[in-house]
A computed fold for a 118-nucleotide RNA from a Cyclobacteriaceae bacterium, annotated as SAM riboswitch aptamer (S box leader). The coordinates come from a structure-prediction model, not an experiment, and the mean pLDDT is 83.

């Protein structure tokens, strides 16, 4: 680094160094940020996996994690629904149909994090 499976609407802080940037990528939004960003380190919390003692739980050892905002939303497809200046029928409207937008709801990609495999 690959596969495989859970789980992602919850929960969780301060200090010191350092100084401009992050929020995974591409894009389109929207946020945080010198009342310091991201990184390092410390000590503290949070609880999803695994694991120790209990061997039943509650607690509990220790390993990862993780302590803005739903994985911050959207960009796969499928459905419903409500709107409209478009397209098509029409003599014309209306309905049926097709395509926009929005709204919800379900579901794929991808990510993140445990654990496990060769």
């Nucleotide at each position: 680094g690959a596969c495989u499976u859970a789980u992602c609407a919850a929960g969780a802080a301060a200090g010191a160094c350092u100084g401009a940037g992050g929020g995974a990528c591409a894009g389109g939004g929207c946020c945080c940020u010198g009342u310091g960003a991201a990184g390092u380190c410390u000590u503290a919390g949070c609880a999803a996996c695994c694991u120790u003692g209990g061997c039943a739980a509650a607690c509990u050892u220790g390993g990862u994690g993780c302590u803005a905002a739903u994985u911050c939303c959207c960009u796969u497809u499928c459905c419903g629904a409500a709107c409209g200046g478009c397209c098509a029928u029409u003599c014309a409207c209306a309905c049926c149909g097709g395509g926009g937008u929005u709204c919800g709801g379900a579901u794929g990609a991808a990510g993140a994090u445990g654990a496990g495999u060769a």
Background: The sequence was found by an Rfam model in a public genome assembly. Lineage of the source: Bacteria > Bacteroidota > Cytophagia > Cytophagales > Cyclobacteriaceae.